A computed fold for a 105-nucleotide RNA from an uncultured Chloroflexota bacterium, annotated as SAM riboswitch aptamer (S box leader).
């Protein structure tokens, strides 16, 4: 980096360094930010994909958190494409894209 599968409405922050941006990309919106953004580090925490234990007819269910990841503003912040409803504002469903994990090349 490609592919396959699963999940994405819940949950969980303080400190140090740093110094102006950040919320994946583009456009639009909205939001966060000098009461300190991104990033790095430390210590916490959340969750339960891998993992461990148990049950069961593969499916699946219950429990655990030492280890490997991940995450710790807002639904994946929202929309963009298609469909349905609506006079409209807008709402809903699906997709695309993205993220994370596991597997594989």
């Nucleotide at each position: 980096c490609a592919c396959u599968c699963a999940u994405c409405a819940a949950g969980a922050g303080c400190g140090a360094c740093a110094g102006a941006g950040a919320g994946a990309a583009a456009u639009g919106g909205c939001u966060c930010u000098a009461u300190g953004a991104a990033g790095u580090c430390g210590c916490g925490g959340c969750a339960a994909c891998c993992c461990c234990c148990g049950a069961a007819g593969c499916a699946u269910c219950g429990g655990g958190u030492a280890g490997g990841u991940g995450c710790u503003a807002a639904g994946u912040c929202c929309a963009u494409c298609a469909g349905a409803g609506g006079c409209a504002a807008c709402u809903c469903u699906g997709g695309a894209a993205g993220a994370u994990g596991a597997g594989c090349g």

Rfam family: SAM riboswitch aptamer (S box leader). Rfam links the family to the GO term regulation of gene expression. It was read from a public genome assembly, where an Rfam model found it.